FMN riboswitch aptamer (RFN element) from a bacterium, 162 nucleotides, folded computationally.
Model confidence (mean pLDDT): 81 of 100.
It was read from a public genome assembly, where an Rfam model found it.
[in-house]
RNA sequence: UUUUAUCUUCGGGACAAGGUGAUGCCGGCAGGAGCUGGCGGAUUCCUGACCGGCGGUUACAGUCCGCGACUCCGGCUUAGCAGCUGGACUGAGACGGUGGAAUCCCGUUACCGACAGUGAGGGAGGCAGGCGCUUCCCGAGUCUGGAUGGGAGAGGAUUGGA
Numbered sequence: 001u002u003u004u005a006u007c008u009u010c011g012g013g014a015c016a017a018g019g020u021g022a023u024g025c026c027g028g029c030a031g032g033a034g035c036u037g038g039c040g041g042a043u044u045c046c047u048g049a050c051c052g053g054c055g056g057u058u059a060c061a062g063u064c065c066g067c068g069a070c071u072c073c074g075g076c077u078u079a080g081c082a083g084c085u086g087g088a089c090u091g092a093g094a095c096g097g098u099g100g101a102a103u104c105c106c107g108u109u110a111c112c113g114a115c116a117g118u119g120a121g122g123g124a125g126g127c128a129g130g131c132g133c134u135u136c137c138c139g140a141g142u143c144u145g146g147a148u149g150g151g152a153g154a155g156g157a158u159u160g161g162a
Base pairs, nucleotide, nucleotide: 001162002161003160005158006157007156008155009154010153015048017047018046019045024039025038026037027036028035029034049142050141051113052112053067054066055065056064062111063110071088072087073086074085075084076083093109094108095107096106097105115145116144117143121138122137123136124135125134126133127132
């Protein structure tokens, strides 16, 4: 230095932001539907800010290559749980510059974000027949949750070998 086995530690981040302010609630006025003060009120409308798992790649990567995670479908095994294992699914970048070398750096300007829940929004349908009721679908990268989980992997100790 490399490798075997066992053990052990570690192993995902980010606005309770600002604006607007309907329904609602409390009060005042009005006295047909209304006007008005306060409280409360957007993840949904507007604006801005912020975040980035692991290994690799001539050089540092959310957007290149691969892996993990989520979700779904199997197989083995088990009384069951657990465990092992196969498959499906799996987002997003350009231009310019430097350089021997960069889709990784610098500059400019873009883009992306599992599942479930919540949800002042949006869409479609049905019923009713002045205000309405109702069903379905869509709606958060930053909130809540599975998760004090799992994990690609990273480090360390001991041990045997080369």